The prediction has a mean pLDDT of 88. A computed fold for a 325-nucleotide part of an RNA from a Clostridia bacterium, annotated as large-subunit ribosomal RNA, domain IV.
[in-house]
Context: one part of a larger RNA
RNA sequence: GCAUUGUCAAGGAACUCGGCAAAAUGGUCCCGUAACCUAGGGAGAAGGGACGCCUCUGAGAAGAGGCCGCAGAGAACAGGCUCAAGCAACUGUUUAGCAAAAACACAGGUCUAUGCGAAACCGGAAGGUGAGGUAUAUGGGCUGACGCCUGCCCGGUGCCGGAAGGUUAAGGGGAGAUGUUAGCGGAAGCGAAGCAUUGAACUUAAGCCCCGGUAAACGGCGGCCGUAACUAUAACGGUCCUAAGGUAGCGAAAUUCCUUGUCGGGUAAGUUCCGACCCGCACGAAAGGCGUAAUGAUUUGAGCGCUGUCUCGACAAUGCAUCCG
Numbered sequence: 001g002c003a004u005u006g007u008c009a010a011g012g013a014a015c016u017c018g019g020c021a022a023a024a025u026g027g028u029c030c031c032g033u034a035a036c037c038u039a040g041g042g043a044g045a046a047g048g049g050a051c052g053c054c055u056c057u058g059a060g061a062a063g064a065g066g067c068c069g070c071a072g073a074g075a076a077c078a079g080g081c082u083c084a085a086g087c088a089a090c091u092g093u094u095u096a097g098c099a100a101a102a103a104c105a106c107a108g109g110u111c112u113a114u115g116c117g118a119a120a121c122c123g124g125a126a127g128g129u130g131a132g133g134u135a136u137a138u139g140g141g142c143u144g145a146c147g148c149c150u151g152c153c154c155g156g157u158g159c160c161g162g163a164a165g166g167u168u169a170a171g172g173g174g175a176g177a178u179g180u181u182a183g184c185g186g187a188a189g190c191g192a193a194g195c196a197u198u199g200a201a202c203u204u205a206a207g208c209c210c211c212g213g214u215a216a217a218c219g220g221c222g223g224c225c226g227u228a229a230c231u232a233u234a235a236c237g238g239u240c241c242u243a244a245g246g247u248a249g250c251g252a253a254a255u256u257c258c259u260u261g262u263c264g265g266g267u268a269a270g271u272u273c274c275g276a277c278c279c280g281c282a283c284g285a286a287a288g289g290c291g292u293a294a295u296g297a298u299u300u301g302a303g304c305g306c307u308g309u310c311u312c313g314a315c316a317a318u319g320c321a322u323c324c325g
C1' cells in the first nucleotide's frame, strides 16, 4: 500500500447519476392497525407492550409474589417502514457467457379457415401429425385479467361474393395464301390432285377489367379566410380539397421539438417529481383507448428510521505485498 473484517466524537445523505455500499429492522405472544378494494385483500400495514431465574396457585394457559445483571428473543439464525406516480393485471418465461425488463407467455376477447379421407403441417409417394379428436372441435392472425368502452372512411391494396359484358392460353376450326408439278398455252404465264409450309373467321377456362361486400383486414382519419358593443377569443359564416376529415377518453405523456412551456404543490433553494392547463412539432380507441384493487430482485419522486456514503478522517485484527534473518 491492497484485500477482508471490526469500532468511532459531533453531525446524519451534506456523498453520489442514484442512499450504491453499509447500517438499521428482525423471533414468539398480546394490544392495535388507515386510504383504497375485484370485499378475497391491503396486513406482519403502521404503531405499541411483554420475554431471564426462584417460590406459590393452577390440568394447562396463565396469575401472584420475590431475585439478579449494562444487557433476559442475553450467542447464532433472524422483515426496515411509509407516501405518491409510470409500466405490466396476476404466478410464470427469456438473451447458457454484459440486458430478467415495461420484452415473451397467460386466462379472457375477437376475426378467420375447417363438415371429416377436415383445414393446416411433414413427406417424392406410401404414410403420418391434427386425432383414435368432430365446430362447446382443430389450425392461423391480432389483442391481452377485470371495469367503462371501442367512433368515421371500402377511394387504394388484400380478401369474400357475382357472373351480363370486355379482354384472354393451349386446344378445336379451317377460309385463304405459298412452294412443288400432271396438264394447258406460241410465249408470258395459268395450274387439278397429292405432298409440304403457313393460316383468318368462329369456338374456348381461370385470371384481369367490371359490379357489390368487408377495417378486432393492410391501412387512412384536412387547408385557408372572416366574424360577438373594451380587448381577446370565436359558438357562427364563407371557400377549396377528400374515401372520410380524429369521436369518447387521455394529453409537455416511456409520446412535447421550441422547453427548465405556464400555474399550483413539495424544498431555504427542485432541468427530476406530483396536480392542473392544452398551443397534441408528431396521443387516440383490440400494432386497442382510458381507469383499476392485488402483485413486481421493475422504473421515478418524496419522507421516517438508520448509518464512515460524506464533513474527514482515525484506530484495530487477519491475509497479501514489503523489509530483516
Stems, first nucleotide, its partner, number of pairs: 001320008010311002014309001019306001027051005036041001038145001052067006068072001080304007087296002092104002108143007120129003146291004151221003156218002158214005165209003171203002176198005183190002222240005249283001250280001261277005

Rfam family: Bacterial large subunit ribosomal RNA.